This is a predicted structure of a 168-nucleotide RNA (Lysine riboswitch aptamer) from Lacticaseibacillus zeae. The source organism's lineage runs through Bacteria, Bacillota, Lactobacillales, Lactobacillaceae and Lacticaseibacillus. Its Rfam family is "Lysine riboswitch aptamer". Gene Ontology term of the family: lysine biosynthetic process. About the family: Riboswitches are metabolite binding domains within certain messenger RNAs that serve as precision sensors for their corresponding targets. The model forms 100% of the base pairs in the Rfam consensus.
RNA sequence: GAUAGAGGUUGCAACCAACAUGAGUAUCCGAAUCGAGCGAGAUCCUUCGCGGUGACGUUUGGUGAAAGGGGCGGUUGCCGAAAUGGGGGCGCCGGGAUCGGCAAGCCUGUUGGGCCAGGGUUGAAUAAAUCCUGUACUGUCGCUUAGAAACCUAAGCGGGGCGCUAUC
Numbered sequence: 001g002a003u004a005g006a007g008g009u010u011g012c013a014a015c016c017a018a019c020a021u022g023a024g025u026a027u028c029c030g031a032a033u034c035g036a037g038c039g040a041g042a043u044c045c046u047u048c049g050c051g052g053u054g055a056c057g058u059u060u061g062g063u064g065a066a067a068g069g070g071g072c073g074g075u076u077g078c079c080g081a082a083a084u085g086g087g088g089g090c091g092c093c094g095g096g097a098u099c100g101g102c103a104a105g106c107c108u109g110u111u112g113g114g115c116c117a118g119g120g121u122u123g124a125a126u127a128a129a130u131c132c133u134g135u136a137c138u139g140u141c142g143c144u145u146a147g148a149a150a151c152c153u154a155a156g157c158g159g160g161g162c163g164c165u166a167u168c
Stems, first nucleotide, its partner, number of pairs: 001168005008079001011078006019070001028062006037050004041099006082111006091102003112138002116134007140159008
C1' cells in the first nucleotide's frame, strides 16, 4: 500500500411507509371592535402590493394544514460508518447596502463507543442532537506485574480511529 474484517443497550447513515409532535398553530371564510397605516426576515433607500368599499391590530365562530426536528418498522449502502465546530465563495429569502436565516459543494479542526450525573448550545419541545467536566463500563493496542517460560488469563497504568485484527 491492497484486500477482507471486528466494536455496538437498538453500531451508522440515506430512502420509503405509517405514527405522535408541530397545532387547533399558519392559511382561508365570517362576526364584533379600532381608525390610518400595513406587508414582502430586521434597519435605511427603492419597487410592488393591501388599505375610509375600513386595511393592520385585538377578541371571537367556522375550516384547518405543511415543512423542519423525532422515535419505531422495512429496504439499501456501509464500519470515520458518521456527527459536529470554524473559514471562504456561490445560490435563495422582490432590487441595492449591512446584518440574519436557509440549501448544496469546497477547505479545515474535534470526536474509539455508548450509559449515568452536573452544566452549556441548537431546538416549539419534557423530543432529539451536540459540546465540556466527572465516575466507572466496553472495544482495541502497548508497557509492567502474577500464574515457572511461550500461548493464554488476570490485575494495574497508558495511547488514540491517521487506531486495531487477518492475509498478501